Predicted 3D model of a 65-nucleotide RNA (Fluoride riboswitch aptamer (crcB RNA motif)) from an Actinomycetota bacterium. Its mean pLDDT, the model's own confidence on a scale to 100, is 79.

[in-house]
């Protein structure tokens, strides 16, 4: 010094914050960046604040005061 494992850790899972819990990358060259149309001009629409549960905010419907 160089390679490879594993352990700590880190980070990531299509719009924001927390906490549990899953999975997946790894020293970043990675994990990760929806979906349909379309004359292919990046124009046009559509879902969604979660990977998953729950809470907060933001946003939309409905109904009450």
């Nucleotide at each position: 010094c160089g390679u490879a494992c594993c352990u700590c850790g880190a980070g990531c899972g299509a719009u924001g914050g927390a906490g549990c819990u899953c999975g997946c990358u790894c020293c970043a060259u990675a994990a990760c960046u929806g979906c349909g149309g379309u004359g292919c001009g990046a124009c046009c629409g559509c879902u969604g604040a979660u990977g998953g549960c729950u809470c907060c905010u933001a946003c939309c419907a409905c109904g009450u005061c």